[in-house]
RNA sequence: CACCUUGUGGCGCAAUGGCAGUGUGUCUGACUCCAGAUCAGAAGGCUGUGUGUUCAAAUCACGUCAGGGUCA
Numbered sequence: 001c002a003c004c005u006u007g008u009g010g011c012g013c014a015a016u017g018g019c020a021g022u023g024u025g026u027c028u029g030a031c032u033c034c035a036g037a038u039c040a041g042a043a044g045g046c047u048g049u050g051u052g053u054u055c056a057a058a059u060c061a062c063g064u065c066a067g068g069g070u071c072a
Base pairs, nucleotide, nucleotide: 002070003069004068005067006066007065010024011023012022013021018055026042027041028040029039030038048064049063050062051061052060
């Protein structure tokens, strides 16, 4: 230089172009003498970033940033 791959709540990961979910963590409440466990509820995402395609984009296209990898 070329190519491949990853980027999504604090953390680990899902989501076949059609409501962005799950586990864990955090907060509140119930239970308890207190705590833990259990149960219920809540908060927390402009899906790395920009532009485009589309009625509709986490998903498709191009660029760009960051991490990892292959070849010489």
Predicted 3D model of a 72-nucleotide RNA (transfer RNA) from Salarias fasciatus. Its Rfam family is "tRNA". It is annotated as a transfer RNA. The organism belongs to Salarias, within Eukaryota. The prediction has a mean pLDDT of 82.